[in-house]
RNA sequence: GGCCUCGUAGUUAAACGGAUAGAACAUCGGCCUCCGAAGCCGAAAAUACAGGUUCAAUUCCUGUCGAGGUCA
Numbered sequence: 001g002g003c004c005u006c007g008u009a010g011u012u013a014a015a016c017g018g019a020u021a022g023a024a025c026a027u028c029g030g031c032c033u034c035c036g037a038a039g040c041c042g043a044a045a046a047u048a049c050a051g052g053u054u055c056a057a058u059u060c061c062u063g064u065c066g067a068g069g070u071c072a
Base pairs, nucleotide, nucleotide: 001071002070003069004068005067006066007065010025011024012023018055027043028042029041030040031039048064049063050062051061052060
C1' cells in the first nucleotide's frame, strides 16, 4: 500500500430499513439490617465523525478516524 471484518451506556452486548434504541454487570437512590453483604424496588447513562439515498437509517452507500485480520 491492496482487500476483508468491526466501531452502540463505565464494561459486555441485542436490534428483517419502521420498537419509546432492548438487556446483563457496574454506578447512584430507596426498602431491608445494629452496620454491611445478599435480596427487592427505582433512576441515570449509548448508535465513532461528516456527507448521501429514503417518507423513515444503528442498519444501505461514500469519505475520514480508530481497532483487528489477511496479502504483498
Predicted 3D model of a 72-nucleotide RNA (transfer RNA) from a Candidatus Magasanikiibacteriota bacterium. Its mean pLDDT, the model's own confidence on a scale to 100, is 82. It matches the Rfam family "tRNA". About the family: Transfer RNA (tRNA) molecules are approximately 80 nucleotides in length. By type it is a transfer RNA. Taxonomically the source falls in Candidatus Magasanikiibacteriota (Bacteria, Bacteria candidate phyla).